Transfer RNA from Aeromicrobium sp. CnD17-E, 85 nucleotides, folded computationally. It matches the Rfam family "tRNA". Gene Ontology term of the family: triplet codon-amino acid adaptor activity.
RNA sequence: GGAGGGGUGCCGGAGUGGCCGAUCGGAACCGCCUUGAAAGCGGUCGUAGCGAGAGCUACCGCGGGUUCGAAUCCCGCCCCCUCUG
Numbered sequence: 001g002g003a004g005g006g007g008u009g010c011c012g013g014a015g016u017g018g019c020c021g022a023u024c025g026g027a028a029c030c031g032c033c034u035u036g037a038a039a040g041c042g043g044u045c046g047u048a049g050c051g052a053g054a055g056c057u058a059c060c061g062c063g064g065g066u067u068c069g070a071a072u073c074c075c076g077c078c079c080c081c082u083c084u085g
Stems, first nucleotide, its partner, number of pairs: 001084007010026003018068001028044005046059005061077005
């Protein structure tokens, strides 16, 4: 240099046009249980902005495009992994 795969909340993984910033597991926090802890059980849990609050808006690596509608399709760029010259 070429080819392929990937980037989704603190971490891991699913999601391949609409019911999705939303699901699962872990972690974390609070409680129950225990003499105490572990395990188990119950609850809570992304970030930023706006708002008195209820709530609203934006964000799926970054920037554009297509579409009524994009995490999902297309283009460019960045990063990671594999193969190859």